[in-house]
Context: one part of a larger RNA
RNA sequence: CUGGGCGUAAAGCGCACGCAGGCGGAUGCGCAAGUGAUGCGUGAAAGCUCCCGGCUCAACUGGGAGAGGACGUAUCAAACUGCGUGUCUAGAGAGAGAUAGAGGCAGACGGAAUUCCGGGUGGAGUGGUGAAAUGCGUAGAGAUCCGGAGGAACACCAGUGGCGAAGGCGGUCUGCUGGGUCUCAUCUGACGCUGAGGUGCGAAAGCGUGGGGAGCGAACGGGAUUAGAAACCCCGGUAGUCCACGCCGUAAACGAUGCAAACUAGAUGUUAGACACCGAGAGGUGUUGAGUGUCGCAGCUAACGCGAUAAGUUUACCGCCUGGGGAGUACGGUCGCAAGGCUAAAACUC
Numbered sequence: 001c002u003g004g005g006c007g008u009a010a011a012g013c014g015c016a017c018g019c020a021g022g023c024g025g026a027u028g029c030g031c032a033a034g035u036g037a038u039g040c041g042u043g044a045a046a047g048c049u050c051c052c053g054g055c056u057c058a059a060c061u062g063g064g065a066g067a068g069g070a071c072g073u074a075u076c077a078a079a080c081u082g083c084g085u086g087u088c089u090a091g092a093g094a095g096a097g098a099u100a101g102a103g104g105c106a107g108a109c110g111g112a113a114u115u116c117c118g119g120g121u122g123g124a125g126u127g128g129u130g131a132a133a134u135g136c137g138u139a140g141a142g143a144u145c146c147g148g149a150g151g152a153a154c155a156c157c158a159g160u161g162g163c164g165a166a167g168g169c170g171g172u173c174u175g176c177u178g179g180g181u182c183u184c185a186u187c188u189g190a191c192g193c194u195g196a197g198g199u200g201c202g203a204a205a206g207c208g209u210g211g212g213g214a215g216c217g218a219a220c221g222g223g224a225u226u227a228g229a230a231a232c233c234c235c236g237g238u239a240g241u242c243c244a245c246g247c248c249g250u251a252a253a254c255g256a257u258g259c260a261a262a263c264u265a266g267a268u269g270u271u272a273g274a275c276a277c278c279g280a281g282a283g284g285u286g287u288u289g290a291g292u293g294u295c296g297c298a299g300c301u302a303a304c305g306c307g308a309u310a311a312g313u314u315u316a317c318c319g320c321c322u323g324g325g326g327a328g329u330a331c332g333g334u335c336g337c338a339a340g341g342c343u344a345a346a347a348c349u350c
Stems, first nucleotide, its partner, number of pairs: 004321003007304002012318001014201004021194003025088007033081002035077007042069001048066005091191001092188003095184005103177007110154001115149007125136002162169002206247006215241002220236004258317001260315004266295006273288006299306002323350003332343004
């Protein structure tokens, strides 16, 4: 360079924004850089192709002709790409109206329950398990009633329901704030797609400083089980789990499926819309754009399966793969307080 791939065989960056770069809607005119045509120049020799010669051939020597370019130059062409300029509205965005939502941040408030504390009643157990024991309890436990404290999480509603780019988001109210969908077709007029680097976000665990600590609970102690029991079960229990600020930057970060666009039978459910018709109304029927499920034709697939939410048919751009182990390791670099992250081999071996 060419070729093949990436749901499960190796392979889609965890997600987004976005500079450079690559690619880019309709139409008129111009230019002629790319592109095409022609002429001239150049394209050493050898090699390549054709012919001749040569020893019986071959290799080869010699001779003749031709081909060969991301070359130079001149002229011409203007479909396509490009550049310039004008116009357009189908992409994109803005506007107006409507609308659903656990989208985000901050503050305030609420009830149930667990635990603890105080008090009343009461008097022997309670708790736990397969069965027990450790534990708690006559210094009055458990049970029950009243009062109080504190932290965390928000039953029912709740739904292959909703929202968000992903991580993720669930009591109620208020404030601030992001995005989406539908309808109208008023405005801008290609303003677009992708995106190496870069930047930001990023569950849980973990780290730093300060706070908080009800329940749960790594570590740890005890009781059981067992041949043993470094476990599973039971009684306790520290970090942590919670809050503020700052780090970490990973995951089966999964749809194991990059993003955007176009096209390609249907059937059925559901969420929030719009429109038309029917109906007195409740409502019904049909059409339509957005999301989310199930089944399924064609097609695809090694099969499983996918199937308008494609893994079908195409286009643009990015990322990634190249036998198993060694190894996501060593070394180096870089980031981090650390833990460690990112980048990433080779010997050797099968």
Small-subunit ribosomal RNA, central domain from an uncultured organism, 350 nucleotides, folded computationally.